A computed fold for a 328-nucleotide part of an RNA from an activated sludge metagenome, annotated as large-subunit ribosomal RNA, domain IV.
[in-house]
Context: one part of a larger RNA
RNA sequence: CUCCGCUAAGGAAUUAGGCAAAAUAGGUCCGUAACUUCGGGAGAAGGACCGCCGGAGUAGGGUGCAAGCUCGAAACGGCCGCAGAGAAAUGGCUCUAUCGACUGUUUAUCAAAAACACAGGUCUGUGCGAAGUCGCAAGACGAAGUAUACAGGCUGACGCCUGCCCAGUGCCGGAAGGUUAAGGGGAGGGGUGCAAGCCCUGAACUGAAGCCCCGGUGAACGGCGGCCGUAACUAUAACGGUCCUAAGGUAGCGAAAUUCCUUGUCGGGUAAGUUCCGACCCGCACGAAAGGCGUAACGAAUGGAGCGCUGUCUCGGCGGAGAGCCCG
Repeated sequence: CUCCGCUAAGGAAUUAGGCAAAAUAGGUCCGUAACUUCGGGAGAAGGACCGCCGGAGUAGGGUGCAAGCUCGAAACGGCCGCAGAGAAAUGGCUCUAUCGACUGUUUAUCAAAAACACAGGUCUGUGCGAAGUCGCAAGACGAAGUAUACAGGCUGACGCCUGCCCAGUGCCGGAAGGUUAAGGGGAGGGGUGCAAGCCCUGAACUGAAGCCCCGGUGAACGGCGGCCGUAACUAUAACGGUCCUAAGGUAGCGAAAUUCCUUGUCGGGUAAGUUCCGACCCGCACGAAAGGCGUAACGAAUGGAGCGCUGUCUCGGCGGAGAGCCCG
């Protein structure tokens, strides 16, 4: 120095953090809250008992026609030890918040998660030689399927919901007009030739889709204001004015996995709390399927609190095993 074990009193004072260790632990019986999707939560929590002898192979149960065979207690009484789940093995528990519904999946070799997936929701495409995908093609998958199907996007159980804007972009529909390529068309002009002609050029007009244009469309890409004034203290502003916009953020939530200022302010918990919980709302810079807010159950390398328990610590000490070194 490493490993294993023990430790008075205290019991998290340690530390970023109870990391590690300790503790819990089996069986039978009793008993179990909020909440809940009525399944659950539950092994909640919290308790009592446990060996051996007698009672007694009795009571009682099973079976058999029966003799019998078989299973087999308890009350109560007693015995021993420090200790009866006598060893080994074998859940610590509770409250609360956050995220994700859940079981699953993942960075082979620092991340297992709140990431991915997921049933469910919704939008779009696709009528079958389907759309889509691979391939130069033939061809194949889709599918030996057929709209309750298949493909693609977003969302992600369930509950309550999912507001306003179509101006821009995209997509869908429209076809009157505008624009517009080749092509059609040839007025007119030029070259040459005696000429017929040949060659060059070429205006109207006619020409698709697209674009312009006209509509629709948000669980399409996206977006969802500013300034000033106003109430019989003050403060604030239900109210008014004005500018701009396509429209100015509804419900719900909110110092939040989002809050810079910020350890915001108030309340709770502590003797003391940049964390935590409950509120408030001037939201730097939440907000409704890049979903919003809840939610039993389950999970988490998430945050906070308590009980139990301990060498984490006060603060060390002791025993054992080993390494290294020294002596032999």